[in-house]
This is a predicted structure of a 383-nucleotide RNA (Bacterial RNase P class A) from Microcella pacifica. It matches the Rfam family "Bacterial RNase P class A". Rfam's curators write: Ribonuclease P (RNase P) is a ubiquitous endoribonuclease, found in archaea, bacteria and eukarya as well as chloroplasts and mitochondria. The sequence was found by an Rfam model in a public genome assembly. The prediction has a mean pLDDT of 76.

């Protein structure tokens, strides 16, 4: 300089203007409240509406609601069976299906990346298009041998039995693989080496798991995001959870219920122990708490490789009605695009996507115009 590969990190900036929502402050008043009057009208208080002012006000994902927690109710929630979930190892953490870390297995030269990684699919059942003679405790199309019987131009030829898995074809996959012995032909039948596997033993590490000796011809694939088998884990419903105020009604009717309603979703049991379900009719659909400072974030120090921890300092102003955060305007303003110029450089164009809180965290995922930083790997040039 090119090219690849991980990470991180901004996600326009500034003014000016008209707007939206939330709290404050101020102004302002009724046909509403209050109090006084027989009445016409008089006084009062400030909630509200309406006007001004001032403070703030969305994301890296607020998204999707796939996960995992707090929190809050059910009746501290008991056992069993179903039933779902995850599944190398070793840590991290409040927990996880997520994070570091390593091991395996693949890709790649490499940096690095994928792995829904248990049962090394000999517990059992299934399942596998097409193509092939045959696909599972395999097959004789073709080929090769033997024998037999016919034929003969004596080289063979056909046809019937049998033998063979070494050799062609089929296919993703056809019972380890190269030589040799052997044999009518072959065959791990046997024999050397190599390649996998079982068993025993050594050493290494917490562990997965790796090296290494010895031994056995053991070579019967592949599929568990098929059932299923081991091992772990899992109560339910969710801020419309829940709760305090206030307000307003009116019940009737039918069923089923101490022979057990209902409560924890299936079924058993075990607890508690009176309503429950449906039609009709009737009223309200306000307010405040929950609710945002929280397993937060940022910097240092220590321990750890690392996730991550402990400690010290610093900051931390959405909060709803399921509803608000924007648009014009003016400067500036990266990359890219076009022109001039010998070059330095100038001038024009060009301008920001994805989306948008609602109980709160941790993750995952997906969606993004661009842009800057940083490690690292390769090639080349240079010095």
């Nucleotide at each position: 300089u090119g090219g690849g590969c991980c990470g991180g990190c901004c996600a326009g900036a500034c003014g000016g203007u008209c707007g939206c929502g939330u709290c404050g402050g101020a102004g302002g008043c009724a046909c509403g409240c209050c109090c006084c009057g027989u009445g016409a009208g008089g006084g009062g208080a400030a909630c509200g509406a309406c006007u001004c002012c001032g403070c703030c006000g969305a994301g890296g994902a607020a998204c999707g609601u796939c996960c995992g927690g707090g929190c809050u109710c059910c009746g501290c929630a008991g056992a069993g069976c179903a039933g779902g979930g995850c599944g190398g190892u070793g840590g991290g953490u409040a927990a996880c299906u997520c994070c570091c870390a390593c091991c395996c297995g693949g890709a790649g030269a490499a940096a690095u990346c994928c792995g829904c990684g248990a049962g090394a699919a000999c517990a059992g059942u299934g399942c596998a298009a097409c193509a092939g003679a045959g696909a599972g405790c395999a097959g004789a199309c073709c080929g090769c041998c033997g024998c037999c019987g016919g034929c003969u131009u004596c080289g063979g030829c056909c046809g019937a039995c049998g033998g063979u898995a070494a050799g062609g074809g089929u296919g993703a996959a056809a019972c380890g693989g190269u030589g040799g012995u052997g044999u009518a032909a072959g065959a791990g039948a046997c024999c050397a080496c190599c390649a996998g596997g079982g068993g025993c033993c050594c050493g290494a590490g917490u562990g997965a798991u790796c090296g290494g000796g010895c031994u056995c011809g053991c070579u019967g694939g592949g599929u568990a995001a098929a059932c299923c088998u081991c091992g772990c884990c899992c109560g339910g419903a969710g801020c419309a959870a829940g709760g305090u105020c206030a307000g307003a009604c009116a019940g009737a009717c039918a069923c089923c219920g101490a022979u057990g309603a209902a409560g924890c979703u299936g079924c058993u049991c075990g607890c508690u122990g009176a309503g429950g379900u449906g039609u009709c009719g009737g009223g309200u659909a306000g307010a405040c708490c929950g609710c945002u400072a929280g397993a937060g974030g940022g910097c240092g120090c220590c321990g750890g490789c690392a996730a991550c921890g402990u400690c010290g300092c610093c900051c931390c102003g959405a909060g709803a009605g399921a509803g608000a955060u924007g648009g014009c305007c003016g400067u500036c303003g990266a990359a890219g695009g076009g022109g001039a110029g010998a070059g330095a450089u100038c001038c024009c164009u060009g301008g920001a996507a994805c989306a948008g809180a609602a109980c709160c965290c941790g993750g995952c995922g997906u969606a993004u115009c661009g842009g800057c930083c940083g490690a690292c790997c390769c090639a080349c040039u240079u010095g």